[in-house]
This is a predicted structure of a 72-nucleotide RNA (transfer RNA) from a Clostridia bacterium. NCBI's taxonomy places the organism under Bacteria, Bacillati, Bacillota, Clostridia. The coordinates come from a structure-prediction model, not an experiment, and the mean pLDDT is 84. It matches the Rfam family "tRNA". It is annotated as a transfer RNA.
RNA sequence: GCUGGUGUAGCAUAGGGGUAGUGCAGCUGACUCGUAAUCAGCAGGUCAUGAGUUCAAAUCUCAUCAUCAGCU
Numbered sequence: 001g002c003u004g005g006u007g008u009a010g011c012a013u014a015g016g017g018g019u020a021g022u023g024c025a026g027c028u029g030a031c032u033c034g035u036a037a038u039c040a041g042c043a044g045g046u047c048a049u050g051a052g053u054u055c056a057a058a059u060c061u062c063a064u065c066a067u068c069a070g071c072u
Stems, first nucleotide, its partner, number of pairs: 001071007010024004018055001026042005048064005
């Protein structure tokens, strides 16, 4: 330099046009003599950035950035 993958909550990840979910972690409550475990609830997301297509984009297209791999 070229090609491809990945980028979504603190962490790990699902969702591939029509309400952004799950687990762990966090907070509150119940249970307990107390803690842990368990149970119930709550909060937490500019979906890497910018532009385009569309009535509608996390999702499709393009560029950029970061990261990983391959080729040279």